[in-house]
The RNA shown here (FMN riboswitch aptamer (RFN element)) has 129 nucleotides and comes from Bacillus andreraoultii. Its Rfam family is "FMN riboswitch aptamer (RFN element)". Gene Ontology term of the family: FMN binding.

């Protein structure tokens, strides 16, 4: 660096109201990938080192449109969120707390249910060369 192969998302319990709601309401649960990660935490007898730690800090990913003949690329559009205190040189990443956010289409309004989707995917692991 070029081929390949595998792998690559979770989540309304229990009650209300109603002709009907996992959609409303009360309350329950879930948090993709890469970066950063202090003196946090485990590994070692200790350091060096290693290994973990962010849904809401910076990037990306999923969806729609346009243009090429699919793919693939490239543009473009759409879509979310954090504060207070502690420690400390140094933290929107440790410690408490209290908050807040989820694409599109269908249905009684939907992060959680069904669908596009046995799809696609950031990327991870491996193997040849």
């Nucleotide at each position: 660096c070029a081929u390949c192969u595998u792998c690559g998302g979770g989540g309304c319990a229990g009650g209300g109201u109603g002709a009907a709601a996992a959609u409303c309401c009360c309350g329950a649960c879930c948090g993709g990938c890469g970066g950063u990660a202090a003196u946090a935490a485990g590994g070692u007898a200790a350091a060096a080192c290693c290994u973990u730690u962010a849904g809401c800090c910076c990037g990306c990913g999923a969806g729609u449109c346009u243009a090429u003949u699919u793919a693939u690329u490239a543009g473009a559009c759409a879509g979310g969120a954090u504060u207070u205190g502690g420690u400390g040189a140094g933290a929107u990443u440790c410690c408490a707390a209290a908050g807040c956010c989820g694409a599109c289409a269908g249905u009684a309004c939907a992060g959680u249910c069904u669908g596009g989707a046995u799809g696609g995917g950031a990327g991870a692991a491996g193997a040849u060369g």